[in-house]
RNA sequence: CCGCGCUAGGUGGGGGGCUCGGGGUCCCCUGAACCGGAAACCCUCGAUACGUCGGACCGACUACCCGCUUGCGGCCCGCGGUUGACCGGGCAGCCCCCGGCGACAAGCGUCGAUGGUCGAGUCCCGCGCGACUCGGAGCCGUGAACCCGGUCAGGCCCGGAAGGGAGCAGCCGUAAGCGGUGUACCGAGAGUGCCGCGGGCGAGCUCGGCCGGAGCUUUCUCGUCGGGAUAGCGACGGCCGUCCGCUGGUCCAGAGCGGGGUGCGCGG
Repeated sequence: CCGCGCUAGGUGGGGGGCUCGGGGUCCCCUGAACCGGAAACCCUCGAUACGUCGGACCGACUACCCGCUUGCGGCCCGCGGUUGACCGGGCAGCCCCCGGCGACAAGCGUCGAUGGUCGAGUCCCGCGCGACUCGGAGCCGUGAACCCGGUCAGGCCCGGAAGGGAGCAGCCGUAAGCGGUGUACCGAGAGUGCCGCGGGCGAGCUCGGCCGGAGCUUUCUCGUCGGGAUAGCGACGGCCGUCCGCUGGUCCAGAGCGGGGUGCGCGG
């Protein structure tokens, strides 16, 4: 160096996510790379973790290892923009509320405005009257086994008799009480009155008389100024996300360049 048979190893890698951590199932990148089973309240492992179970193929050829460059893509911090929720102080731009001023419109006014003056009312006090309510007087009815009255049948008592006495029931009546009536009489009361009389009465309001002779109201809308409010819009601030861009950091598939390593047995 060649042939045969083996073994190590290989038949993809990476980022995110998950996890105490490694790998896998999951998502994404790279790009071409055996097959099948299970795996999210998950599967398999423990820094000797870079999966597990069953099969197939390649096999020291390298498709393996190291360094540099480039670099798809992901992740992190920060900045800027964009957009969507939430929160905040009322910032006063919109909306809303109040007030001042002005303008237009509207209404009232020579059938007399604003104003002035007089009177009355509304309000308060006193007196009276009425209504209402309650109580009473009055009237009517009822009302006592005996301890109320009258009359007292019968019966009882006294008497020789004439006669006398007490007295139940019944009848008549009555007291307290009870019931009714209670407008007219008496008393009391009060969330009592389109009532009367007298007095008080700052302002306002209403009505009326008189004077006088042209304004009055500020209802709508608009403008402007000032104040207020915080439900909504907007602005501002905060916070959390979406998307985009940039600086920095980090892990990197793939590619390029350079370097290094490559086992065992038998035979020639």
The RNA shown here (Bacterial large signal recognition particle RNA) has 268 nucleotides and comes from an Actinomycetota bacterium. It matches the Rfam family "Bacterial large signal recognition particle RNA". It is annotated as a non-coding RNA gene. Rfam describes the family as follows. The signal recognition particle (SRP) is a universally conserved ribonucleoprotein involved in the co-translational targeting of proteins to membranes. The coordinates come from a structure-prediction model, not an experiment, and the mean pLDDT is 79. The gene name in the source record is ffs.